This is a predicted structure of a 1392-nucleotide RNA (small-subunit ribosomal RNA) from an uncultured Alphaproteobacteria bacterium. Rfam family: Bacterial small subunit ribosomal RNA. The prediction has a mean pLDDT of 84. The sequence is in RNAcentral, with records from ENA, Greengenes and SILVA.
């Protein structure tokens, strides 16, 4: 050795559970006995003395229940069965407490065994006291526990050894459970006590508060020596995100000692601190609408906070104050404690926070901010209207708490025992053979291991659960029950599985008779072709390509003929045909040889199946040695291509390809589908056989090989008796993407490399199948002035105009491929005008409201100052309306005040509206139904046809809508009506349709007719339609216009207008003068005029149609060379005017920088206008530039079109080469759809969906991070050899010392010495783990770096796999393989 603490070590009989035999046990209980006679010391103490201290030393005295001897021995121990050995202690005064020996019990403990008990195989071999035996020693006790000898065993794939981690359990948390995680508090066991070793004492320790030694550390020291061990309770320091008082008491419960009183007890009972957890309670209750104030929002009406507050009426838990006052103690004794409880008093008084409000997920607005600041669990918010950031108001949730962080389980069937998968998503070993193992046909008997049932033992208590009880309730505690799913023993059952024995033939194999075959190995042999060599003929090219060149050839090539040599491969047959386990196998013959199928049913009798390890085979490339080498051909060289071309193409060409032997051991080694067995509709080919029949054929059966298809399966696509269906057996494999099939380690290899195989880090995806689109240097069909065929242009010149750029004080601004650029702008000298400079105004140039004043306002004329706006002042004219007569109202003006006005300031990526574009392309959708898990599909596809989703036919679709077409306008023909301003055939008249007359014609403009594939023929399917024809003014939409589906482009416009938000407010508003928008090295677009003879010039002078006109068009006359001017008629227009058309025709010029062309410039004019300087148009005279038909490229147009000619109009004072209209003259060409561009439909591929202007790969460069290698270096752990050997036990010795006993000599003892063992330590060598490490390898990540463009479409050379070589890089090339390749063709199959 209890109690108390801690979890270092320990993967172990340590723990749990259940057993076992060879043991001990103080105190306690029971029983049997004994307790007799003696002896010698040593502390304390006294004296002396050493030391700083701790602590001693010497001398002397003394007691005991301390120590020793003798006697005795019921039982006890040993024994060679003769015998031998061994005990005690008294105290106290009459009652006890003791002591000794022994037996038994109880309690406690020691030992052994079965089973259970973490991860790693990148730890596969470990072990010498190791395994066993005999003997001895040793222990309380079995045992290699120890020793001697003998034997060579023992453990291990059912995981030994090693490494890492860890106290185990009852339990706890979670979970429906099975499980998973965990081992605080409480309880049981173990281990430890500064680190390591050791024993002593003792019943019990190898001992937390004992000893010895070694070591580290701390302390004391007089330097000589000493002392210490909080993982006890408090407390301190340190570390840390973080964890309490140096409290009270032994009153209770319990423990130790004591006869007892009692002492000790940081065990324990209490108190203190901490919202750390659980539980309970409060912070008030009722009433209260003027829905107060304030806040917030607002559509300005209101809403909300909100009965909330205030106010009024109540209550007093908790808290405060005062009083009383326990149980716990059955006689006494109370730390807690004046505590719990109870009574009384006052007063709503003292008492609410935290998180959240984008979705998940309950709860919404405003302001601020502007990819900033920030948020974030995941998705994701934030780039000027943020329910996501921050604040506020409001709301939601929980509440003395709330939220975050961390951890565990759950959800997660996401490791799947319950309860998953592997053709394409991750996942079937490349394929056999086969060991261990797993699983295994039928019958009988037996056994009872598994299995099932009953009984007994155990499964500690606490916990959980159920029922009760006690604290006011609850948490908590107590009582009872159930449970503890487990293990052991025993009895029984025997269906199934297993064991044993015997038998069977359906599995498997053997035998006999047939069959097919590129199955394998070896030897031989054949013909065609390529190349080379020789010879002949023959002459200038050949070869090669998209086109070329390198190359070969006059030294005779290519071509052709004959002869020869060599090597390699075997045309046709040939076939989703055959054989083989797979890789693979192809001329013919022979030899040897493996397997399969069919038929027979003689034999064996479960001999089967799968198969971890193991072992064999294993395409191509590659390696080694030796041969061989015709063709082909990595590397390499040259030529091309190209921006480059380390490629694709071409010319050459070496390894290699071939043979023999030996390695390698991988492929998209694929059916991306492991092997075996059974079961589950069919149809149709084909290969090898058998059987039957009525036999050109049919039926049936076995084995192989294909296609389609049903049930079923599947995410789907698809599979479907050759399963991916339904089951069984066994093996292999998977667990998000990347890192990575990589690193390290091991094994294999000559090497290349193979095999086994991670982690850090990083991402929120990666992936499969299918759908809709879009796209394709995919396919099919179709259309378009898309190409082609034509005509005329642009690009060259000069000028005009727009734009860029530049310039500028300003050159205001918008528009930018088509679809910006003669566009907004249908017209910038001022104005416009938005820009610039300067000068002015500030409630404003304009609107509404308020106050005060005036009664007008206005018009005309003439002034002053000023650049003008503006300011000042005069004259003339005119004197508002209603009226209840009030300065009442309205209206107008002036002045003032503030609300406000104003903004061509920003945002077209906040918007409305409008517009462009694809495109006048033929499309875009819906309802119901049907199909599909679904996205979606069908309809809308198909066969025809059309300009057309136009129409017809068919069809799981039937209908419908927006588009198409038609309806509308115009034009072409006719009719009716209307006849003036129009017209004139007839009659009259005139210079003249001028007039009379007329309305026939033209025309006008209203209504009608007409054209519909209606008719005929052909074709087509009898349809739709198409072709031709007739008639007709017009014929198949007659010509032209208006009309623009769903949508696309964040297309355009905030500067037409409207408008949210932001911004400015003596200015970013308003006014004015002047300037600018007109600049000018250049560049581009659109036009005009030309370059001339199809023309210029001159002359003659015929024929149109739109339109416009009163601040207008202007006849006519006069003047002027002319622009124009001066007069002046008519006309608000079928009447008058513009108005003359021009090209046409005739003459002339004769090819030239001209009689072309007209720019530029000078002079002089005209017109408009307040004003032509910057900066208008026109006229006359003079001047007379470039330009001789335009490079690459590019535009328009298909018929009254192009081309060409003139005319009119809008805007407008004036200004057009622009724009919008009008007519005149008036062509050419279209074979056709190969190509370019755009579009439509169907189909196909896709790694695209911001949709190919897509996606995306690798090197290089920069930054960051983790990681591998690495000379070396630092440390830990461990093994091994040797050295050393403290303390200690044991053994030996014991000369020195020695009270008890003694036969005086010894026994015994002690010290000392020696030896074995052994901790620490030392030296050397390994193994392993971790850290650091110059340099170095790849990897990952990072809005806008460089180079290319490898992949996705046929990705522009189909891609990919293995291997080898090469290259800045993606990659390229060779060889073999795959389809997870598009397209075309052939073949085959299915349906009708």
């Nucleotide at each position: 050795a209890c109690g108390g603490g801690u979890g270092c070590g320990u993967a172990a009989c340590g723990c749990g559970u259940g057993g076992g035999a060879a043991c001990c046990u103080a105190c306690c209980u029971u029983u049997c006995g004994a307790u007799a006679c003696g002896g010698g010391a040593c502390a304390a103490c006294a004296g002396u003395u050493g030391g700083a201290a701790a602590c001693g030393a010497c001398u002397g005295c003394u007691a005991a229940u301390a120590c020793c001897g003798u006697a005795u021995a019921c039982g006890c121990c040993c024994u060679u069965c003769g015998g031998g050995g061994g005990a005690a202690a008294g105290a106290u005064u009459u009652a006890u407490c003791g002591u000794c020996g022994a037996a038994a019990g109880a309690c406690g403990g020691g030992c052994c065994c079965g089973c259970g008990u973490u991860a790693g195989a990148u730890u596969a071999g470990c072990u010498u006291g190791u395994u066993g035996g005999u003997g001895a020693g040793g222990u309380a006790a079995a045992a290699g526990c120890u020793c001697a000898c003998c034997a060579a065993g023992g453990c291990g794939g059912c995981g030994a050894u090693c490494u890492a981690u860890a106290g185990c359990u009852g339990g706890u948390c979670u979970g429906a459970g099975a499980g998973g995680a965990u081992g605080a508090u409480c309880a049981g066991c173990c281990a430890c006590a500064c680190u390591g070793g050791g024993a002593c004492u003792g019943a019990g320790a190898c001992a937390c508060g004992g000893c010895c030694c070694a070591g580290a550390c701390u302390c004391c020291u007089a330097c000589g020596g000493g002392a210490g061990g909080c993982a006890g309770c408090a407390g301190u320091g340190g570390g840390g995100a973080a964890u309490a008082u140096u409290g009270c008491a032994c009153a209770a419960u319990g423990g130790g000692c004591g006869c007892a009183a009692g002492c000790c007890u940081g065990a324990u009972g209490c108190a203190g601190c901490c919202a750390u957890g659980c539980c309970g309670c409060g912070u008030g209750a009722g009433u209260g609408a003027a829905g107060a104030a304030g806040g917030c929002c607002c559509u300005a009406g209101g809403g909300u906070u909100g009965u909330a507050a205030a106010g009024c009426u109540c209550u007093u838990u908790c808290g405060u104050c005062g009083g009383u006052g326990a149980c716990g103690a059955u006689a006494a004794u109370g730390a807690c404690g004046g505590u719990a409880g109870c009574c009384g008093a006052a007063g709503a008084a003292g008492a609410a926070g935290c998180c959240c409000c984008g979705g998940c997920u309950a709860a919404c607005u405003c302001c601020g901010u502007g990819c900033c600041a920030g948020c974030a669990g995941c998705c994701g918010c934030g780039g000027u209207a943020a329910u996501a950031c921050g604040g506020a108001g409001g709301g939601g949730g929980c509440a003395a708490g709330c939220g975050u962080u961390g951890u565990u389980c759950g959800g997660a069937a996401u490791u799947a025992c319950u309860g998953g998968g592997c053709g394409u998503a991750a996942a079937g070993c490349g394929c056999g053979c086969g060991u261990a193992g797993g699983c295994g046909g039928g019958u009988u008997a037996u056994u009872a291991a598994g299995u099932c049932a009953g009984a007994g033992g155990u499964g500690a208590a606490a916990u959980c659960c159920u029922g009760g009880a006690g604290c006011u309730c609850a948490a908590c505690u107590c009582c009872a029950g159930a449970a503890c799913u487990g293990c052991c023993u025993u009895u029984g059952a025997u269906a199934c599985u297993g064991g044993u024995a015997a038998c069977c033939u359906a599995g498997a194999g053997u035998c006999c008779g047939g069959a097919a075959g590129a199955g394998g190995u070896g030897a031989g042999u054949a013909g065609a072709a390529u190349u080379c060599c020789c010879a002949g003929u023959g002459u200038a090219g050949a070869g090669g390509u998209g086109a070329a060149a390198u190359u070969c050839g006059u030294a005779g090539a290519u071509a052709u003929u004959g002869g020869g040599a060599a090597g390699a491969a075997u045309a046709c047959c040939a076939g989703u045909g055959g054989c083989g386990a797979a890789g693979g196998c192809g001329g013919c013959u022979c030899a040897c040889u493996g397997g399969u199928c069919c038929g027979g049913u003689a034999c064996u009798g479960a001999c089967g199946u799968u198969g971890a390890g193991g072992u064999g085979c294993g395409a191509a490339a590659g390696c080694g040695u030796g041969g061989g080498g015709a063709g082909c051909a990595a590397a390499c060289a040259g030529g091309a291509u190209u921006a480059g071309a380390u490629a694709c193409c071409c010319u050459g060409g070496u390894a290699g390809u071939c043979c023999a032997c030996g390695c390698c051991g991988u492929a998209a080694a694929c059916g991306a589908u492991g092997u075996g067995u059974g079961c589950u509709a069919g149809u149709u080919g084909u290969c090898a056989g058998g059987c039957c029949c009525a036999a050109a054929g049919g039926g049936u059966u076995u084995g192989g090989u294909g296609a389609c298809g049903g049930a079923g399966a599947g995410a789907a696509a698809u599979c479907a008796u050759u399963a991916a269906g339904c089951a069984c057996a066994c093996c292999g494999c998977c667990u998000g993407g990347g890192g990575a099939g990589u690193a390290c380690g091991g094994c294999c290899g000559c090497a290349a490399g193979g095999u086994u195989a991670a982690a850090a880090c990083u991402c929120a995806a990666a992936g499969g199948a299918a759908u809709u689109g879009a796209c394709g240097g995919g396919g099919a069909c179709c259309c378009g002035c898309a190409c082609a065929a034509g005509c005329g242009g642009u690009g060259g010149a000069g000028c005009a105009u727009g734009u860029u750029g530049u310039u500028u004080a300003a050159u205001u601004u918008g528009a930018c491929g088509c679809a910006a650029c003669g566009c907004g702008g249908a017209g910038a000298a001022c104005c416009u005008u938005a820009c610039c400079a300067g000068c002015c105004c500030u409630u404003g140039a304009c609107a509404u409201c308020c106050u005060g004043g005036u009664c007008g306002c206005g018009a005309g004329g003439a002034g002053u100052g000023g650049a003008g706006a503006c300011a000042c002042a005069c004259c003339u004219u005119u004197u508002c309306a209603g009226u209840u007569c009030g300065g009442c109202u309205g209206g107008a003006c002036c002045a003032g005040u503030g609300a406000c006005a104003g903004g061509u300031g920003g945002u077209g990526c906040a918007c409305g509206g409008c517009u462009g574009u694809c495109g006048u392309c033929a499309g875009c959708u819906c309802g119901u139904g049907u199909c599909g898990u679904g996205a979606g599909a069908u309809g809308u596809u198909a066969g025809g046809u059309u300009a057309a989703g136009u129409c017809c036919u068919g069809c799981a679709a039937c209908g419908a809508g927006c588009g198409c077409a038609a309806c509308c306008c115009u034009u072409a023909u006719c009719g009716u009506c209307u006849g003036u301003u129009g017209c004139c055939a007839u009659c009259a008249u005139u210079a003249a349709g001028u007039u009379g007359g007329g309305c026939a014609c033209u025309c006008u403009g209203a209504c009608g007719a007409g054209a519909c594939u209606g008719c005929c023929g052909g074709u087509g399917a009898u349809a739709a339609g198409c072709c031709g024809g007739a008639g007709g003014a017009a014929g198949g939409c007659g010509g032209g216009g208006a009309u623009g589906a769903c949508g696309u482009c964040a297309a355009g416009u905030c500067a037409u207008c409207a408008u949210g938000c932001c911004c400015c407010u003596u200015a970013c508003g308003g006014g004015c003068u002047g300037g600018g928008c007109u600049a000018c090295a250049c560049a581009c677009g659109u036009g005009c005029u030309a370059c001339a003879a199809u023309g210029g010039c001159g002359g003659u002078g015929a024929c149109a149609g739109u339109g416009a006109g009163c601040a207008g068009c202007u006849a006519c006359c006069u003047c002027g060379c002319g622009a124009g001017a001066g007069g002046a008629c008519g006309c608000a227009a079928a009447u008058c005017u513009c108005u003359a058309a021009a090209a046409a025709c005739c003459g002339u010029c004769u090819c030239a920088g001209u009689u072309c062309g007209g720019a530029u410039u000078g002079c002089a004019c005209u017109c408009u206008g307040c004003a032509a300087c910057u900066c208008g148009a026109g006229u006359g005279c003079a001047u007379g530039a470039a330009g001789u038909u335009g490079g690459a490229a590019u535009c328009g147009c298909u018929a009254g079109u192009a081309a060409u000619c003139g005319u009119g109009g809008a805007u407008c004072a004036g200004c057009a080469u622009g724009c919008c209209a009008c007519g005149g003259u008036g062509a050419a060409u279209a074979c056709g759809u190969u190509c370019c561009c755009g579009g439509g439909u169907c189909u196909u591929g896709u790694a695209c969906a911001c949709a190919c202007c897509g996606c995306c790969c690798g090197u290089c460069a920069a930054g960051u991070g983790a990681u591998g290698g690495g000379a070396a270096u630092u440390g830990g752990u461990u093994c091994u050899a040797c050295c050393u050997g403290a303390a200690g036990c044991c053994g030996g010795u014991g000369c020195g010392c020695u009270a008890a006993c003694u036969u005086u000599u010894g026994a015994g003892g002690c010290a000392g010495c020696c030896g074995a063992c052994c901790a620490c330590g030392g030296u050397g060598g390994g193994a392993u783990c971790a850290g650091u490490g110059a340099c170095u390898g790849g990897c990952a990540c990072u809005a806008a770096g460089u180079c290319g463009u490898a992949a996705c479409a046929a990705g522009g050379u189909a891609g990919c796999c293995g291997u080898a070589g090469g290259g800045g890089a993606a990659c390229c090339u060779g060889c073999g393989g795959c389809u997870g390749g598009a397209u075309c063709a052939c073949c085959u199959c299915c349906u009708u």